[in-house]
RNA sequence: AGAGCCGGCCGGACAGCCGCUGCGAUCCUGGCGAUCGGGGAGGAAAGUCCGGGCUCCACAGGGCAGGGUGCCAGGUAACGCCUGGGGGGCGCGAGCCCACGGAAAGUGCCACAGAAAACAGACCGCCCAAGCACCACGGUGCCGGCAAGGGUGAAAAGGUGCGGUAAGAGCGCACCGCGCGGGUGGUAACACGCCGCGGCACGGUAAACCCCACCCGGAGCAAGACCAAAUAGGGGAGCACUGGCGCGGCCCGCGUCGCUCCCGGGUAGGUCGCUCGAGGCGCAUGGUGACGUGCGUCCCAGAGGAAUGGCUGUCCACGACAGAACCCGGCUUACAGGCCGGCUCUCGCU
Numbered sequence: 001a002g003a004g005c006c007g008g009c010c011g012g013a014c015a016g017c018c019g020c021u022g023c024g025a026u027c028c029u030g031g032c033g034a035u036c037g038g039g040g041a042g043g044a045a046a047g048u049c050c051g052g053g054c055u056c057c058a059c060a061g062g063g064c065a066g067g068g069u070g071c072c073a074g075g076u077a078a079c080g081c082c083u084g085g086g087g088g089g090c091g092c093g094a095g096c097c098c099a100c101g102g103a104a105a106g107u108g109c110c111a112c113a114g115a116a117a118a119c120a121g122a123c124c125g126c127c128c129a130a131g132c133a134c135c136a137c138g139g140u141g142c143c144g145g146c147a148a149g150g151g152u153g154a155a156a157a158g159g160u161g162c163g164g165u166a167a168g169a170g171c172g173c174a175c176c177g178c179g180c181g182g183g184u185g186g187u188a189a190c191a192c193g194c195c196g197c198g199g200c201a202c203g204g205u206a207a208a209c210c211c212c213a214c215c216c217g218g219a220g221c222a223a224g225a226c227c228a229a230a231u232a233g234g235g236g237a238g239c240a241c242u243g244g245c246g247c248g249g250c251c252c253g254c255g256u257c258g259c260u261c262c263c264g265g266g267u268a269g270g271u272c273g274c275u276c277g278a279g280g281c282g283c284a285u286g287g288u289g290a291c292g293u294g295c296g297u298c299c300c301a302g303a304g305g306a307a308u309g310g311c312u313g314u315c316c317a318c319g320a321c322a323g324a325a326c327c328c329g330g331c332u333u334a335c336a337g338g339c340c341g342g343c344u345c346u347c348g349c350u
Stems, first nucleotide, its partner, number of pairs: 001346010012315007020040002023037005028031001042321001046332002049330005054220004066216005071085005086100001087098004101211002106209002108205003123150002125146003131142004158176006177200001178198005183192003224272004234263006243257005279298008316319001
C1' cells in the first nucleotide's frame, strides 16, 4: 500500500423566530387562562418470534393429551438469549457456520439409475482346483466357485499393503479405522501416538413416526381498580287502601297497578393503572468471559384522535431505514453515509 476479519459507536451540526404537548412555579377575572422555567422518539420505537414483570381468572398432588427445547459448563428474573469450552464443517489466515440426544427399542421411507438399496446381490468380468461329459490330449462344455476389477448411484456391507488361492475373500498378518472393557486427564461434553479384547458384531434418514431427558395453567393495559349521572329495569321498607285488573262464579289469599324513602348493579363520563426502572453514567473490585458486588451521581416522553413540527440563516461529506401507546431482557428484519479500536493475509521499502 492492497485485500479482508472481529468488536464498539454515530445516524446532519449550530443559531434565531413561530408553534404543539406533559410537568413545576407564580399571577388572575379561577379556565379550553396568562407568564416563566424545564422535559419531549429509536438503534431498530418495526416484526410480535421467544422470555419475564404486572393484572385478572383457574388451581391439593400426580398422571394423560398437546406444545416446546435438545453437546457440556456457566450467566440471568427468565429464555429458544448470552459467555466460555467440546465435537463437526469451511477458510492460507484473522475468523465464520452447525436443531450437535438416541438408528445393536420398534415401525416406515430411500426417487432416477442399477444385477442388487438391507435376512444383500451378480450385468460385464475373474476362475475351471475338486466332480461329470467330450477330446485331435492343446483344451472345450456342464455343474459350480468368486466379489478383486469395470459399470450404476447421494449412498454398494471397512481402507492400504503383503501373504494366500484355481480365482478370490479379514481367509491370515501388519498399519490405519471401528466396537467393547479398562486406565489416565478434565466439574463435564470429550480427549489420549495408553492397555486389553473382538476380524468387524451388519448403510442412510428422527426439521419421518417414535423413544429418552428437561420445561410449559389461561388471558392480556380494550389487563384490571376506583368514583359515578340522566333514562329504563331490580331489591327492601312504609303509605294509600276496603280501589281497579288477573287466578273465567263467590269469600279468603296471592300477584299486579299508584305514591314516598332507602339500597344495589351496569351504561355515558371522569380518575387511577402510567412510568423510578431486573434504570442510565462514572469509579473501584471479583471473574478468561457473559455477568456479579460496592460506592458515588443523574431523573431521562407518558399522550388519549393521539404532541415531538415549521420558517430563516451559516456550514458540510447534502442526510438512509424509520414514529413510542403498560414496562423490561433478547432474537430477527430494514438502514445513505461515517468514526474508533484490535487482528489476519499478500506485496514493496528500510
Bacterial RNase P class A from a Gammaproteobacteria bacterium, 350 nucleotides, folded computationally. Its Rfam family is "Bacterial RNase P class A". Rfam's curators write: Ribonuclease P (RNase P) is a ubiquitous endoribonuclease, found in archaea, bacteria and eukarya as well as chloroplasts and mitochondria. It is recorded under the gene name rnpB. NCBI's taxonomy places the organism under Bacteria, Pseudomonadati, Pseudomonadota, Gammaproteobacteria. Its mean pLDDT, the model's own confidence on a scale to 100, is 76.